[in-house]
Model confidence (mean pLDDT): 86 of 100. The part of an RNA shown here (small-subunit ribosomal RNA, central domain) has 346 nucleotides and comes from a metagenome.

Context: one part of a larger RNA
RNA sequence: UUGGGUUUAAAGGGUUCGCAGGCGGCGUAUUAAGUCAGUGGUGAAAUCCCCCGGCUCAACCGGGGAACUGCCAUUGAUACUGGUAUGCUAGAGUAUAGUUGGCGUAGGCGGAAUAUUUCAUGUAGCGGUGAAAUGCUUAGAUAUGAAAUAGAACACCGAUCGCGAAGGCAGCUUACGAAACUAUAACUGACGCUCAGGAACGAAAGCGUGGGGAGCGAACAGGAUUAGAUACCCUGGUAGUCCACGCUGUAAACGAUGAUUACUCGUUGUCGGCGAUACACAGUCGGUGGCUAAGCGAAAGUGAUAAGUAAUCCACCUGGGGAGUACGAUCGCAAGGUUGAAACUC
Numbered sequence: 001u002u003g004g005g006u007u008u009a010a011a012g013g014g015u016u017c018g019c020a021g022g023c024g025g026c027g028u029a030u031u032a033a034g035u036c037a038g039u040g041g042u043g044a045a046a047u048c049c050c051c052c053g054g055c056u057c058a059a060c061c062g063g064g065g066a067a068c069u070g071c072c073a074u075u076g077a078u079a080c081u082g083g084u085a086u087g088c089u090a091g092a093g094u095a096u097a098g099u100u101g102g103c104g105u106a107g108g109c110g111g112a113a114u115a116u117u118u119c120a121u122g123u124a125g126c127g128g129u130g131a132a133a134u135g136c137u138u139a140g141a142u143a144u145g146a147a148a149u150a151g152a153a154c155a156c157c158g159a160u161c162g163c164g165a166a167g168g169c170a171g172c173u174u175a176c177g178a179a180a181c182u183a184u185a186a187c188u189g190a191c192g193c194u195c196a197g198g199a200a201c202g203a204a205a206g207c208g209u210g211g212g213g214a215g216c217g218a219a220c221a222g223g224a225u226u227a228g229a230u231a232c233c234c235u236g237g238u239a240g241u242c243c244a245c246g247c248u249g250u251a252a253a254c255g256a257u258g259a260u261u262a263c264u265c266g267u268u269g270u271c272g273g274c275g276a277u278a279c280a281c282a283g284u285c286g287g288u289g290g291c292u293a294a295g296c297g298a299a300a301g302u303g304a305u306a307a308g309u310a311a312u313c314c315a316c317c318u319g320g321g322g323a324g325u326a327c328g329a330u331c332g333c334a335a336g337g338u339u340g341a342a343a344c345u346c
Base pairs, nucleotide, nucleotide: 004317005316006315007300008299012314014201015200016199017198021194022193023192025088026087027086028085029084030083031082033081034080035077036076037075038074039073040072041071042070049065050064051063052062053061054060091191092188093187094186095184096183097182098181099180100179103177104176105175106174107173108172109171110154114150115149116148117147118146119145120144121143125136126135162169163168206247207246208245209244210243211242215241216240220236221235222234223233258313259312260311261310262309263308266291267290268289269288270287271286272285273284274283295302296301319346320345321344328339329338330337331336
């Protein structure tokens, strides 16, 4: 390279948008670029292949043929692909009506708990553990009641639930913004799919500046445990966790399963609509779960939410270690990120 693969063996980019590129619905007409056919020219000789011949054979050499799968020109064919013109509505979008949600941004408000402070009652312990001790406490703790202040998180409802592209999102309420679904089939008329590079978003930790700091709590200190104990347990506790703005750009960013489209036995829950209805049974569209037929799979399993049957486009893999390292480039304030080898070794 051909080929084969990517849930778990190596391998799906964290996610979305999207230029170039690749691919693309149903007709009619036209063109004839791709495609197919004929003809002409060219495709040097040698070489290769076939036949015949010459050196005793062979290598070698000579003659003839075929071939040179290509290119150019020309004449045709028109199913498919492409171009042009024109039409359609099943893809896609719009409109109208309705519904849904813990989707986002900003503001306001609430109660429980916790901590601290003050006052009151009250007196000797509290706390913690396997057991203890460090710690707190007669300068009155712990406990109980009242008041005030502060920050963070929102019990029950709560769910195999819902929403979001992913990360993620949960007290109540207001404003603004976005989305999906259903019904109608009114409008546009292929406007579509995918997407290298690019852009935006992107948990936690971390970084910068300024706030904030109740609880928790890396580091750190002390007490235990232990042969030791730089740990597990306990008492404290700084950064951080929270807010605003900016950076970082990574995760087991997982369904370890790229996106889109079509097709393919059943059964049972549930969420949002529609239709129908006396309850029920049963229908339909879109999600979300369980079990399963065929099929697939090395098996586990998967099975209309495919890992089945196919198509288009992108990303990625090619023995283990060395190594996601070195070097270079690039991004970053830094930490570091992205890209990414080789020697050597088994």
Rfam family: Bacterial small subunit ribosomal RNA. Gene Ontology terms of the family: structural constituent of ribosome and ribosome.